[in-house]
Context: one part of a larger RNA
RNA sequence: UUGGGCGUAAAGAGCUCGUAGGCGGUCGAGUAAGUCGUGUGUGAAAACUUUGGGCUUAACCCAAAGAUUGCACUCGAUACUGCUCAACUUGAGUUCGGUAGGGGAGUGGGGAAUUCCUUGUGUAGCGGUGAAAUGCGCAGAUAUAAGGAGGAACACCGGUGGCGAAGGCGCCACUCUGGGCCGAUACUGACGCUGAGGAGCGAAAGCGUGGGGAGCAAACAGGAUUAGAUACCCUGGUAGUCCACGCGGUAAACGGUGGUCACUAGGUGUGGGUCUCUUCAAACGAGAUCUGCGCCGUCGCUAACGCAUUAAGUGACCCGCCUGGGGAGUACGGUCGCAAGACUAAAACUC
Numbered sequence: 001u002u003g004g005g006c007g008u009a010a011a012g013a014g015c016u017c018g019u020a021g022g023c024g025g026u027c028g029a030g031u032a033a034g035u036c037g038u039g040u041g042u043g044a045a046a047a048c049u050u051u052g053g054g055c056u057u058a059a060c061c062c063a064a065a066g067a068u069u070g071c072a073c074u075c076g077a078u079a080c081u082g083c084u085c086a087a088c089u090u091g092a093g094u095u096c097g098g099u100a101g102g103g104g105a106g107u108g109g110g111g112a113a114u115u116c117c118u119u120g121u122g123u124a125g126c127g128g129u130g131a132a133a134u135g136c137g138c139a140g141a142u143a144u145a146a147g148g149a150g151g152a153a154c155a156c157c158g159g160u161g162g163c164g165a166a167g168g169c170g171c172c173a174c175u176c177u178g179g180g181c182c183g184a185u186a187c188u189g190a191c192g193c194u195g196a197g198g199a200g201c202g203a204a205a206g207c208g209u210g211g212g213g214a215g216c217a218a219a220c221a222g223g224a225u226u227a228g229a230u231a232c233c234c235u236g237g238u239a240g241u242c243c244a245c246g247c248g249g250u251a252a253a254c255g256g257u258g259g260u261c262a263c264u265a266g267g268u269g270u271g272g273g274u275c276u277c278u279u280c281a282a283a284c285g286a287g288a289u290c291u292g293c294g295c296c297g298u299c300g301c302u303a304a305c306g307c308a309u310u311a312a313g314u315g316a317c318c319c320g321c322c323u324g325g326g327g328a329g330u331a332c333g334g335u336c337g338c339a340a341g342a343c344u345a346a347a348a349c350u351c
Base pairs, nucleotide, nucleotide: 003323004322005321006320007305008304012319014201015200016199017198021194022193023192025088026087028085029084030083031082033081034080035077036076037075039073040072041071042070048066049065050064051063052062053061054060091191092188093187094186095184096183097182098181099180103177104176105175106174107173108172109171110154115149116148117147118146119145120144121143125136126135162169163168206247207246208245209244210243211242215241216240220236221235222234223233258318259317260316261315262314263313266296267295268294269293270292271291272290273289274288275287276286277285300307301306324351325350326349333344334343335342336341
């Protein structure tokens, strides 16, 4: 390579958009490039295969046929693929009417709590632990009451509940803004799917500049514990955590499960719509249907565990990735980065 694979054994890119490419709905006409066939030429000889023959046999040799899977031209076929033209509406999109939501950005506001400051009351302890000590406190702490300052986070509601492509998103109001779902079927008429390169987004930690700093808290200091204790526990505490702008680009970025489409028993709960029945009407209830999120479970699949209409089932298309362990996600080189480092990515050797 072929093949076989990728939930847990090696293996799905963190996510999306999208270029090239690959693949692509229904109907008709044309063409005949792919495809299939006819004929002709060529496809050297030797070798090879079959048959026959010659050396007493065999090896060997001779003859004929086959084969030479190919190429070119020619004449045909037209189901499928391609190309050109015409058309369609179910895929896709647009329009209209509704609708749920912690989807995103900005601005303003709110209360609880912690800490600090001021003042009042008040007096000897507070704090902390397994027990203590460091620490704080008669210069009046802790406790309690009032007032003030400031930063960060938003209890209850809260829910295998919602939204988002993923990362992620939760106090309230306003402004701007993305997507989804349902219904109507008015319009376009295959405009689609995937996506090598590429581009954008991307938790936390980290980096740069300038702010901010209540609580928490790497580092650090002290007190304990201990044989030791560069830890676990305690008292402190700086970066950081927060904001603005920029960089970085990684995670157990996980459903450890790439995307799209179709098909294949059910049961049950729940979020968002629509319709029907019930009802005087509404609510409730019952049923149908579309769309999410869970649980259970048949066929089937699986090494097993398990998955099971939200597939890991049955198929189609496209992309990514794997190929024994260690060496190693390392070295070297290259690209990117302020740096930290990231991406790409071996070999010797060894088992």
Record summary
Predicted 3D model of a 351-nucleotide part of an RNA (small-subunit ribosomal RNA, central domain) from a marine metagenome. Model confidence (mean pLDDT): 89 of 100. Its Rfam family is "Bacterial small subunit ribosomal RNA". RNAcentral holds the full RNA, with entries from SILVA.